[in-house]
Context: one part of a larger RNA
RNA sequence: UCAUGGCUAAGGAACUCGGCAAAUUAACCCCGUAACUUCGGGAGAAGGGGACCCUAGUGAUAGGGCGCAGAGAAAUGGCCCAGGCGACUGUUUAACAAAAACACAGGGCUUUGCUAAAUCGAAAGAUGAAGAAUAAGGCCUGACACCUGCCCGGUGCUGGAAGGUUAAGAGGGGAUGUCAACUGAAUGGUUUUCGGACUAUGAGGUGCAGCAUUGAAUCGAAGCCCCAGUAAACGGCGGCCGUAACUAUAACGGUCCUAAGGUAGCGAAAUUCCUUGUCGGGUAAGUUCCGACCUGCACGAAUGGUGUAACGAUCUGGGCACUGUCUCAGCCAUGAGCUCG
Numbered sequence: 001u002c003a004u005g006g007c008u009a010a011g012g013a014a015c016u017c018g019g020c021a022a023a024u025u026a027a028c029c030c031c032g033u034a035a036c037u038u039c040g041g042g043a044g045a046a047g048g049g050g051a052c053c054c055u056a057g058u059g060a061u062a063g064g065g066c067g068c069a070g071a072g073a074a075a076u077g078g079c080c081c082a083g084g085c086g087a088c089u090g091u092u093u094a095a096c097a098a099a100a101a102c103a104c105a106g107g108g109c110u111u112u113g114c115u116a117a118a119u120c121g122a123a124a125g126a127u128g129a130a131g132a133a134u135a136a137g138g139c140c141u142g143a144c145a146c147c148u149g150c151c152c153g154g155u156g157c158u159g160g161a162a163g164g165u166u167a168a169g170a171g172g173g174g175a176u177g178u179c180a181a182c183u184g185a186a187u188g189g190u191u192u193u194c195g196g197a198c199u200a201u202g203a204g205g206u207g208c209a210g211c212a213u214u215g216a217a218u219c220g221a222a223g224c225c226c227c228a229g230u231a232a233a234c235g236g237c238g239g240c241c242g243u244a245a246c247u248a249u250a251a252c253g254g255u256c257c258u259a260a261g262g263u264a265g266c267g268a269a270a271u272u273c274c275u276u277g278u279c280g281g282g283u284a285a286g287u288u289c290c291g292a293c294c295u296g297c298a299c300g301a302a303u304g305g306u307g308u309a310a311c312g313a314u315c316u317g318g319g320c321a322c323u324g325u326c327u328c329a330g331c332c333a334u335g336a337g338c339u340c341g
Stems, first nucleotide, its partner, number of pairs: 001336008010327002014325001019322001028050004036041001038143001052065005066070001078320007085312002090102002106141007118127003144307004149237003154234002156230005163225003169219002174214005181206003186201006238256005265299001266296001277293005
């Protein structure tokens, strides 16, 4: 010096991001116990008191005794007030996160009529389920109380079938190539009345049928376009200007746009940038906290809204008690370090 314990004058959170750590409290018996509440709780609320041994007595109790101390050691809740979040018990990042995250009972939407939907598998088959809509699957919300507003224009889903578009396929008007056949420049041969005729070769041209290649019109499901419904489906829920007999404000009016313009409730909030907003409370002094206001940058109704008793190794603020957290350090014990060996 470090670690782990023990004690400490006076003060008592002045420490610190923060009472972190430590201290206080403590088992049992008696008295007593508030707001609030879902009437069960809250509650061990809080706050007080008691306790050993001997003698007498059934006992209540009375008398006496010892110690610093009688739940004589150990073990064994600190408490209260207010707020946020989550109803609760539970679950989770094995080994940096235990929570406000997940789950949950409850609520809702939706799929599924049984060889069910859904899932696994190439199939057979299996799970669902030896179940049957008070059942099973998917999604969202998350006890309870009061509630859950407007918008179907977009996307999705469901239903519809008149028309438009349309794949494979059907269809085959035509086109091209080849070719029988026809025509035929030119040249040779024979013949001639000299005009030509016959014959052979034959460039080039026209090209039926067949074959091959290509191919228009037309017909042709679902889907899409189209028409409806649906928001506890994904989602969305305005701007400008003027106006009242002080001023200010605007119940009111005008206008533009939209599918519709945010209702109830809450609101500087786990959401508020400006911002330490303003006012009040608490403090001598409070960027935090509590109560209000509303100018909501950018709350808002099952992506749930607002409350809420109980609960929480949750988060935030305050208080009582208590203390070496601190003013400000000191001493002791044990182990290590250090010195010597």